[in-house]
RNA sequence: AGAGUUUGAUCCUAGCUCAGAACGAACGCUGGCGGCGCGUCUUAAGCAUGCAAGUCGAGCGGUAAGUCGGUGCUUAGCACCGAUCUAGAGCGGCGGACUGGUGAGUAACACGUGGGUGAUCUACCCCUAGGAUUGGGAUAGCCAUUAGAAAUAGUGGGUAAUACCAAAUAUGAUUGUCUGAUUAUGGUCAGACAAAGAAAGGAGCUAAGGCUCCACCUUAGGAUGAGCCCGCGCCCUAUUAGCUAGUUGGUAGUGUAAUGGACUACCAAGGCGAUGAUUGGUAGCCGGCCUGAGAGGGCGAACGGCCACACUGGGACUGAGAUACGGCCCAGACUCCUACGGGAGGCAGCAGCUGAGAAUAUUCCGCAAUGGACGAAAGUCUGACGGAGCGACGCCGCGUGGAUGAUGAAGGCCGAGAGGUUGUAAAGUCCUUUUAUUGAUGAAGAAUAAAUAGGGAAGGGAAUGUCCUUAUGAUGACAUUAGUCGAUGAAUAAGCCCCGGCUAAUUACGUGCCAGCAGCCGCGGUAACACGUAAGGGGCAAGCGUUGUUCGGAAUUAUUGGGCGUAAAGGGUGCGUAGGCGGUUUUAUAAGCCCGGCGUGAAAUACCAGAGCUUAACUCUGGAACAGCGCUAGGAACUGUGAAGCUUGAGUUAUGGAGAGGGAGUUGGAAUUCCAGGUGUAGGGGUGAAAUCUGUAGAUAUCUGGAAGAACACCGGUGGCGAAGGCGAACUCCUAGCCAAUAACUGACGCUGAGGCACGAAGGUGCGGGGAGCAAACAGGAUUAGAUACCCUGGUAGUCCGCACAGUAAACGAUGUGCACUAGGUGUUGGAUUUAGCGAUUCAGUACCGAAAUUAACGUGAUAAGUGCACCGUCUGGGGAGUAUGCUCGCAAGGGUGAAACUCAAAGGAAUUGACGGGGGCCCGCACAAGCGGUGGAGCAUGUGGUUUAAUUCGAUGUACGCGAGGAACCUUACCUGGGUUUGACAUCCUGAGGAAUAUGAUAGAGAUAUCAUAGCGUAGUAAUACGUCGCAGGACAGGUGCUGCAUGGCUGUCGUCAGCUCGUGCCGUGAGGUGUUGGGUUAAGUCCCGCAACGAGCGCAACCCCUACUACCAGUUACUAACAGGUUAAGCUGAGAACUCUGGUGGAACUGCCGGUGAUAAACCGGAGGAAGGCGGGGACGACGUCAAGUCAUCAUGGCCCUUAUGUCCAGGGCUACACACGUGCUACAAUGGUUAGUACAGAGUGAUGCAAAAUCGUGAGAUAUAAGCAAAUCACAGAAAACUAAUCAUAGUCCGGAUUGAAGUCUGAAACUCGACUUCAUGAAGUUGGAAUCGCUAGUAAUCGCGCAUCAGCAUGGCGCGGUGAAUGCGUUCUCGGGCCUUGUACACACCGCCCGUCACACCAUCCGAGUUGGGGAUACCCGAAGCCAGUAGCUUAACCUGUAAAGGAGAGCGUUGUCUAAGGUAUGACUAGUAAGGAGGGUGAAGUCGUAACAAGGUA
Repeated sequence: AGAGUUUGAUCCUAGCUCAGAACGAACGCUGGCGGCGCGUCUUAAGCAUGCAAGUCGAGCGGUAAGUCGGUGCUUAGCACCGAUCUAGAGCGGCGGACUGGUGAGUAACACGUGGGUGAUCUACCCCUAGGAUUGGGAUAGCCAUUAGAAAUAGUGGGUAAUACCAAAUAUGAUUGUCUGAUUAUGGUCAGACAAAGAAAGGAGCUAAGGCUCCACCUUAGGAUGAGCCCGCGCCCUAUUAGCUAGUUGGUAGUGUAAUGGACUACCAAGGCGAUGAUUGGUAGCCGGCCUGAGAGGGCGAACGGCCACACUGGGACUGAGAUACGGCCCAGACUCCUACGGGAGGCAGCAGCUGAGAAUAUUCCGCAAUGGACGAAAGUCUGACGGAGCGACGCCGCGUGGAUGAUGAAGGCCGAGAGGUUGUAAAGUCCUUUUAUUGAUGAAGAAUAAAUAGGGAAGGGAAUGUCCUUAUGAUGACAUUAGUCGAUGAAUAAGCCCCGGCUAAUUACGUGCCAGCAGCCGCGGUAACACGUAAGGGGCAAGCGUUGUUCGGAAUUAUUGGGCGUAAAGGGUGCGUAGGCGGUUUUAUAAGCCCGGCGUGAAAUACCAGAGCUUAACUCUGGAACAGCGCUAGGAACUGUGAAGCUUGAGUUAUGGAGAGGGAGUUGGAAUUCCAGGUGUAGGGGUGAAAUCUGUAGAUAUCUGGAAGAACACCGGUGGCGAAGGCGAACUCCUAGCCAAUAACUGACGCUGAGGCACGAAGGUGCGGGGAGCAAACAGGAUUAGAUACCCUGGUAGUCCGCACAGUAAACGAUGUGCACUAGGUGUUGGAUUUAGCGAUUCAGUACCGAAAUUAACGUGAUAAGUGCACCGUCUGGGGAGUAUGCUCGCAAGGGUGAAACUCAAAGGAAUUGACGGGGGCCCGCACAAGCGGUGGAGCAUGUGGUUUAAUUCGAUGUACGCGAGGAACCUUACCUGGGUUUGACAUCCUGAGGAAUAUGAUAGAGAUAUCAUAGCGUAGUAAUACGUCGCAGGACAGGUGCUGCAUGGCUGUCGUCAGCUCGUGCCGUGAGGUGUUGGGUUAAGUCCCGCAACGAGCGCAACCCCUACUACCAGUUACUAACAGGUUAAGCUGAGAACUCUGGUGGAACUGCCGGUGAUAAACCGGAGGAAGGCGGGGACGACGUCAAGUCAUCAUGGCCCUUAUGUCCAGGGCUACACACGUGCUACAAUGGUUAGUACAGAGUGAUGCAAAAUCGUGAGAUAUAAGCAAAUCACAGAAAACUAAUCAUAGUCCGGAUUGAAGUCUGAAACUCGACUUCAUGAAGUUGGAAUCGCUAGUAAUCGCGCAUCAGCAUGGCGCGGUGAAUGCGUUCUCGGGCCUUGUACACACCGCCCGUCACACCAUCCGAGUUGGGGAUACCCGAAGCCAGUAGCUUAACCUGUAAAGGAGAGCGUUGUCUAAGGUAUGACUAGUAAGGAGGGUGAAGUCGUAACAAGGUA
């Protein structure tokens, strides 16, 4: 510090996800040790048991048991007295307000920070000044007794105090009144008068006078702690906008330690709020902790500060302090005891239990240390605390060994089988002993107290005592401590996650969209680096992963640090309030601002430096730092504020000007429709075509007259005006704004603008008018599969006017308003200046191009989307959704505001390359058109589908279908049935025992095969043996037309013989990419020329190759025969020839070369000449980059998988030839351009030895016969070419057409023609009379037609491949169909239109909304009842201290009772809020293959 993910690719926007750190965690697997920390986050749910707050006998009355002493006695012992020691209980004092726990409540002066207290209190402690006199009456305990189960309560008697009360005294202090000074409100100081108010003793010492210490009272101050008040800070919600009656203030009181509506009475009517009151939700706050570069964000466990609470609610008492966790009273819920009458209780203290939960520990030890309460002290108490236990919960440290060790062991895994890897890893050898086990030893934490001894100081008459100090001096829970030393022995100690990318690390097997994985993208459908396992590797390590949460990355809420033309986002427009911001000069001030000083900012934490534990974590010491807040000295540039000015911003007046600016009124013509009349006759109207409609009752058309309403042609213009919406005939009136130029005036009066107000198209609403045309709804006619549409005929609201609502639009420049600045050029509107004029300058608009700049790009570009400033509005992934709900506006329709659950990993912008379009342009092709002939109808042949079958082997399916197959009777053959065989039918090697090889025969059998017999005995070597070969047995292995063409090679088809496809360098672009290759011409062609940020090049095109057309030369046999000669019935038959034809080899020839025209003078095209051939002369071979996972594992090859007495192999028979049917390709026909009969002519190219076969004879014929001629071929043979031509006949008919089918008889091939061959003869004589929709081929020696040959092959062609004979028609042309090429355009397509995609319905699941109701919760209001208690009243009852009084009695005061106000809980009622649940209803989302249509994307077929 970034990365993955939208796309075919790119840039951008934007979300999601990951890598980091952290945790009071939990879960899974695993687990050696130690140190230091941490440990109910959930139910402030409920709790058994024990402990957590007592202490003081030096305050008091007293004192059980015990001990000692004494006395008495019936001395076993008991009683009494005294001393000592005190338990339990009591009075009294201090402490139980600290410590400890928890976070429910609380949005608040609760907390933080800084102040105030002139408005206050403060026990114990320190210090100042002073005091402590004289009396009194009670009461617990105790004794006796009563009630009660108990808790407890009561009566009588009697007792003490540092308990209580009265009186005296009063330096201060307090209160009241008055005076003065000072000051900041009740402060301080001084003075006068008056009033009221204190106390307690205990211990020690004593020379008995008193002294000392502790305690006590008053007082001044300090310290500490607390109360109250204030400034600032302090979460979310406006779908909470108004709240408030003690409310706000005053006066007088009450009350308090103290201010105050805190409370009461009266008076006034205020107070708070958009700078967010009030309501609702959530929450203890902070130091800090986590994260982050920081700013921030999240959190508030442990430690520390503050607050609140103590079962829930209320209340006071006591006290210095509480409205009191382990106190009291009352109410409530719950639990327990009960004798049913009543009682008891409060773990959110430490342990522990139950429950809940994913989840959180011991009913431990000790007061040894630190701290606290009490005490004079010893000491007691202390679940605070110190420790131990449990838990890998966290952080930190250590270890599980070290060195050596190659035969690179074994085993595992992989393997192209050589090897590689695990791997120096192991074993082995030599060491070490942290840890462990065991034994021994052994710190520190302990300081001192009491006490003893000593020294010193002050004061005192002395002693006790007080203060300082030295030495000795008891006490250890932890603890079998830490540590140290020895012994033993590598001994006791490694796992977890991951390995497709992000992200370090890969192979094999298994599985086969299954099982499973997954943080995101995504893996898995038979070769999975992604699942599972193994091996190997990577990471971390006593842990490792997962899950959850927070921050980060995320500049993804943007202060630092983002945006708004098209990605989400500018308000429809203006006016204007608050607010924000504001020209220039001088001066003052000092609020902001700048700079110093002081205070505070607790400690801990964090940072820096050091120190202590072996190190670290941890702990300690010191330093620095700390935003901020407060006080204060100084400064004055800027902002603010005050004062005084200025004129440039803004405005006013005067002079001109343009304009569909607004409102009202009046007027006008054209058109339309209607009405009336005339002329006139059969249609009109409408459409793609029609129909509905209209017309003989007279339409349409035309003429005349009239009526009505609405809109204003031409001018008219990227012209004008207006804030926007918007505004268009003319004239008049009223009225607003704008512009220019020049003068004068005011003197910052300005800009923006949350709320607010006004305006605001179309459509809509209400009321009243109006209604010609147009026209939602509706009706009819068409179209259509349907057509609730598009088209047509009608037609009502509405459109128009007035008044009033409504308040929205793609209200768009998708661009808020204002000001300033930043190159130019061109047009235009309105002014001004200038010019003779053309023109020029300038201001205000309006439009185009464009520089810099900017932008993701497109684009914008002085009318900014550039550069700045001011202010407003607004955005934060897509969907759900502008929906629900609430509120609000509206008559309604509806508008404004406006979520969430859930769901996806995208949605989106701009541009690029393709592909596509019922987009456009240009061009080509037997593509159409023009023609000729077919197919589709018939019969047959053949292939396919389907069906059938034991099998009908398999493949090919738009580019398959007379295809693989160039030839299935057996074989082929792969299929079926049956019979055999297992190293095999075939190959190689090894081992063993044999035999030459081989040939012939017999028997059984369907055959394969089996058995038997006969013949035969390889080469080299003397031999052993070797080589070769044959079968047998065994082992390696063979074999497979078994699967996968979607694992492959090779070969092939198709687009397509279409003209395209690319590269290098350069240039352009952020980039994908572009340019070149586009453009103007031209071509069959990316063929060529010209131009051009391109210049070149490659693969294709063309040419080079073959055949063919002409010709020259050479060569002439088997071909040829002109001349010469011979010769025949005839014939190159013969001699001969080398002319010709021909054969076959080498050359030539054609190149737009020549001429004319067109064209840019180019390329090229048109015409012509010559020529055998003319513009590629004709034909062939030749197929660019690529596309279709196209075809082929059955030609062949091949990875993987499968079979191995079978899926191999051998054999016989069958099948591939089936047959209701459908399709393709053909043959033959349907006839007279023909059939039949007879005659007769002319080819080319081939083939031939397992061959072609003449001639002859026989047969009607296919053919046959033989000792058959000839021929390995320009020699012989196949071999008669046929159509054509000549002649005759048939006469339009199912025929003398047609030949299927069937019968009979044959021929040939072949072991074998039944299934299942071809051919012949005789007989038979079917369909068929030119073929629906549709569709195919062909542009010249072509179509059509005619025959011939060859391959395969024993035999079998209507098929295939070749050959020649005869030999046409048409082409205007490119509108349309199909296919293709180039350019351009649109796109939501990229698997690329066979694309994408929308909505209803049906089904499943999920969350939500509404909902008759129903059940809770908190809170509000009104009323009722009203506990405890405080306060107030009250003389009903009682009453020790004080007063009066001799007394009785009375008084003062107190208590009880009672009354009243307040008031918790409770009750009744009301309305609102909120939560749960609900029949039913609604829409939404999601879900490989449901239904219906086809709305959108191309002009998406109606933009």

Source information:
Small-subunit ribosomal RNA from a metagenome, 1503 nucleotides, folded computationally. Rfam family: Bacterial small subunit ribosomal RNA. The coordinates come from a structure-prediction model, not an experiment, and the mean pLDDT is 83.